[in-house]
Molecule: transfer RNA
Organism: Bacteroidales bacterium
RNA sequence: GGGGGAUUAGUUCAUCUGGUAGAACAUUUGGUUCGCAAUCAAAAGGUAACGGGUUCGAGUCCCGUAUCCUCCA
Numbered sequence: 001g002g003g004g005g006a007u008u009a010g011u012u013c014a015u016c017u018g019g020u021a022g023a024a025c026a027u028u029u030g031g032u033u034c035g036c037a038a039u040c041a042a043a044a045g046g047u048a049a050c051g052g053g054u055u056c057g058a059g060u061c062c063c064g065u066a067u068c069c070u071c072c073a
Stems, first nucleotide, its partner, number of pairs: 001072007010025004019056001027043006049065005
């Protein structure tokens, strides 16, 4: 330098053909306990890496940029 892949909640990951983004763990609050652990219930937490484009509508399609992984040279 070239090919391919990844980037979504604090973490690990879903989201099938474009239609208002979820789970587990973690966190906070409450119940059970003398208390802790454990368990049950609830809540909070996201401009989907960044910038453009297409579309009535984009996490999803197209282009560029950044970071990481991998292959070739």